[in-house]
RNA sequence: UUCUUAUCGAGAGUGACGAAGGGAACUAGCCCAAUGAAGUCCGACAACCAGCACCUCGAGUGUAUGGUGUUAAAUCUAGCAGACCGCGGAGACGGUACUGGAAGAUAAGAU
Numbered sequence: 001u002u003c004u005u006a007u008c009g010a011g012a013g014u015g016a017c018g019a020a021g022g023g024a025a026c027u028a029g030c031c032c033a034a035u036g037a038a039g040u041c042c043g044a045c046a047a048c049c050a051g052c053a054c055c056u057c058g059a060g061u062g063u064a065u066g067g068u069g070u071u072a073a074a075u076c077u078a079g080c081a082g083a084c085c086g087c088g089g090a091g092a093c094g095g096u097a098c099u100g101g102a103a104g105a106u107a108a109g110a111u
Base pairs, nucleotide, nucleotide: 002110003109004108005107006106007105008104013042015041016040017039021032022031023030026079027078028077029076043071044070045069048067049066050065051063052062053061054060075103080100081099082098083096084095085094086093
């Protein structure tokens, strides 16, 4: 880098440094931010992998030692296909935290 599998509506700071941007990318929207963005550190959350304990031995339960991860808003929302609603002869168009897909993120494994 690519592929496979699983998960993505829960949870997590009144901290320190830092300074103007940020919410993956493009477009459109909607938000966050000098009452301090990004980033770094600490703290916290979670329990994917390993470890450890227990067990009914199971794809189990617990723990939180190690490896990651996460720490505004559903992965902030839409983009493709369909469903439903409005208008309408039909379509186009508008709407809906409806379904699936695409894309993405994280973990584990493979390459």

This is a predicted structure of a 111-nucleotide RNA (SAM riboswitch aptamer (S box leader)) from Sporolactobacillus shoreicorticis. Model confidence (mean pLDDT): 85 of 100. The organism belongs to Sporolactobacillus, within Bacteria. Its Rfam family is "SAM riboswitch aptamer (S box leader)". Rfam's curators write: The SAM riboswitch is found upstream of a number of genes which code for proteins involved in methionine or cysteine biosynthesis in Gram-positive bacteria.